This is a predicted structure of a 77-nucleotide RNA (transfer RNA) from an Acidobacteriota bacterium. The sequence was found in a public genome assembly.
[in-house]
């Protein structure tokens, strides 16, 4: 160089495919349980969905373009 995945709260993932309020566990934060932890309940915080651009009434989701990881392949040694 050439081709593929993969990029979403702190961390691991779904949602894309066929666009229509961003979601699970997990951690966290306060409340209650308990002599304490833990459990268990119940509440809530936490997100420019990687960046940029187009399409569209509307984009995480679809099209281009870059980034960055890995994983194959070529070229060079």
């Nucleotide at each position: 160089c050439g081709g593929g995945c993969u990029g979403u709260g702190g961390c691991g993932c779904a949602g894309c495919c066929u666009g229509g309020u961003a979601g699970c566990g997990c951690g966290c934060u306060u409340g209650c349980u308990u002599g304490g932890g833990g459990u268990g309940c119940a509440a809530g915080a936490g997100g420019u969905c990687g960046c940029g651009a187009g399409u569209u009434c509307g984009a995480a989701u679809c099209u281009c373009g870059c980034c960055a990881g890995c994983c194959c392949g070529a070229c060079c040694a």
Record summary
Model confidence (mean pLDDT): 83 of 100. NCBI's taxonomy places the organism under Bacteria, Pseudomonadati, Acidobacteriota. Its Rfam family is "tRNA". The family has 954 seed sequences and 5,335,975 matches in Rfam 15.1.